[in-house]
RNA sequence: UGGGCAAGCCGAGCAGUCGCGGAGGUGCAUGCCUUCGAGGAAAGUCCGGACACCGAAGGGCGAGGUGGUCGGUAACGCCGACCCGGGGAAACCCGCGGGAAAGUGCCACAGAAAUGACACCGCCUACGUCCGGGGCCUCAGCUGAGCCUCGGGCCGGCAAGGGUGAAAUGGUGCGGUAAGAGCGCACCGGCGUCGCGGUGACGCGGCGCGUCAAGGCAAACCCCACCUGGUGCAAGGCCAAGCAGGACCGUUGGCAGGCUGCCCGCCGAGGUCCAGGUAGGCCGCGCAGAUGGAUGGCUGCUCCCGACAGAAUCCGGCUUACAGGCUUGCUACGGAG
Repeated sequence: UGGGCAAGCCGAGCAGUCGCGGAGGUGCAUGCCUUCGAGGAAAGUCCGGACACCGAAGGGCGAGGUGGUCGGUAACGCCGACCCGGGGAAACCCGCGGGAAAGUGCCACAGAAAUGACACCGCCUACGUCCGGGGCCUCAGCUGAGCCUCGGGCCGGCAAGGGUGAAAUGGUGCGGUAAGAGCGCACCGGCGUCGCGGUGACGCGGCGCGUCAAGGCAAACCCCACCUGGUGCAAGGCCAAGCAGGACCGUUGGCAGGCUGCCCGCCGAGGUCCAGGUAGGCCGCGCAGAUGGAUGGCUGCUCCCGACAGAAUCCGGCUUACAGGCUUGCUACGGAG
C1' cells in the first nucleotide's frame, strides 16, 4: 500500500424565480409581509407500549406466546455484556440455544440391520461334529482302533475391515485372541460425585464408573418455567339541523302565541319543554400536518451526474429496500518495499 472486520455518518450543492399547505402579523374585496414544512428508512404493519372504549371479585382449566445466563427498559419476541456450540489465520461473525434416563410417535432412499439394534461381503476354525488325504505306534503286508497333521463342510464364534446411509452402541494406541471385542490397560471423550472460582449460565481440578446404562427429531404430540382479557384514532368524546318520539299547555267562550314593551285593534291553531341521536361541525391531532388530503416545478453554475423511497394518533424496536461517497477503530494468513 492492497485486502479483511466492526461501528457511525451523508444521501448532489449554491443562487434566482414561479407555485402549494400551516401558523403569526397587517389589511379586510381579491391581497401583502414574516416564518415553518418528510425519511434513514416516513415502508412492511412483525413485536412492545402510551392513549381510548368494552369486559373483568379471586382462583383453576383451556388456548396462544416466549425459551442459555445476568443486566437495561414504561414494555418487548428489542438492546448490552457474558456462557456454550459452530466458522475464520486474526479482527470478528453465526446460532428458532429449556427437557430425548416421564410417556407416545416418527426416522424417506439406500442398506443385513434405523433402536428391547444387526450380520450382506468379510475374518476365524480354539472347542464340538462329518468327509477326504498324508504320517506314526515295525522287518513287510492286510484289517481295526488311537494319536498327529493337511484340506473341505456343518454347527458355531466375531464385529476389526469393506459396503449403505444424514445418522450404525464413543475415539486413538498398546496388549490380548483362533479371529475379535472396554476383553484388559493408557490417554481423550461420556456419566456420577466432591472441592474451588463465578450473582449466574458455566469453567477448572480431584476421585469413582468399562453394567459407558441413555442414536437423532420437541419448527411432532408432550413435560417444565415465565408471560398474556378483547378491539384499534373508521379507537373514542363533545355540540347538534330536519323527520319521527315523549311530557305539559291550548283549540270558536278568538282565553296559547304573533304583530308589539303595555292598552286597543287585527291575524290566529298550534305552542313550550325533554331525552336519545342522523346529516353536519369540532375535538382526539402532535412547534410538518390535512380530510378537495400541502411539501413541487423552471432557469443558471459546479461536481464523481444523483439510489431506495414519501408522513396520516404518537412513541420504543425489529425487518426489508438503497446509485454513490465519507470518517473512525481493529486485524496481519498472503503479496510488495
Bacterial RNase P class A from an Actinomycetota bacterium, 337 nucleotides, folded computationally.
Its mean pLDDT, the model's own confidence on a scale to 100, is 76.
NCBI's taxonomy places the organism under Bacteria, Bacillati, Actinomycetota.
The RNAcentral record of the sequence draws on ENA.
A source record names the gene rnpB.
It matches the Rfam family "Bacterial RNase P class A". By type it is a ribozyme.